RNAcentral holds the sequence, with entries from Rfam and Ribocentre. Predicted 3D model of a 165-nucleotide RNA (c-di-AMP riboswitch aptamer (ydaO/yuaA leader)) from Streptomyces viridochromogenes DSM 40736. Of the family's consensus pairs, 92% are formed in the model. Taxonomically the source falls in Streptomyces viridochromogenes (Bacteria, Actinomycetes, Kitasatosporales, Streptomyces). The coordinates come from a structure-prediction model, not an experiment, and the mean pLDDT is 78.
[in-house]
């Protein structure tokens, strides 16, 4: 000097997922300060829910498929695996379907004060819920406030904000 791993503190990123009070004379942990569970409030996010508005018709063809929500996370293709079905048959082959996997692309999303635009690069492109019900939606009602990360790729234009003088 470099690489890897861990802990603590600080700063920061994605995200609604932050802040304050009680808890602290009662639950758990801690010698203790205190921490956690739990409770309340503010802020933020999401869902349900009127009027108005939107949808609504006709003809032909096809079909009998649930639908909706959170979230950026949707759609398509290729190749294996598994399951049962049908056909032909001989171990096997073909066809349609379902489940799951890998890879490639993709709607979309993110990248260090904020917003918009141009250009360029990198990364993500998951998961879950309601249960046959949902358009919008004032009043009103209900729920959430987790988790993960340390990558930096910026440049240009405009308008703000902040700091300094």
């Nucleotide at each position: 000097g470099g690489a890897c791993a861990g802990u603590c503190a600080u700063c920061g990123c994605c995200g609604a997922g932050u802040c304050c009070c009680c808890g602290u004379a009662c639950g758990g942990c801690g010698c203790g300060a205190g921490c956690c569970a739990g409770g309340g409030g503010a802020g933020c996010c999401g869902g349900g829910g009127a009027c108005c508005c939107a949808c609504c018709g006709c003809a032909g063809u096809c079909c009998c498929u649930g639908g909706g929500g959170u979230g950026a996370a949707u759609c398509g293709g290729a190749c294996g695996c598994c399951c049962g079905c049908g056909c032909g048959c001989a171990u096997c082959g073909c066809g349609a379907g379902g489940g799951g996997g890998u890879c490639c692309g993709u709607a979309g999303g993110a990248g260090a004060c904020c917003u918009u635009c141009c250009u360029g690069c990198u990364c993500c492109g998951a998961a879950c819920c309601c249960g046959u019900c949902a358009g919008c939606u004032a009043a009103c009602c209900c729920g959430g406030u987790a988790g993960g990360c340390g990558a930096g790729a910026g440049g240009g234009a405009a308008g703000g904000a902040a700091a300094g003088g």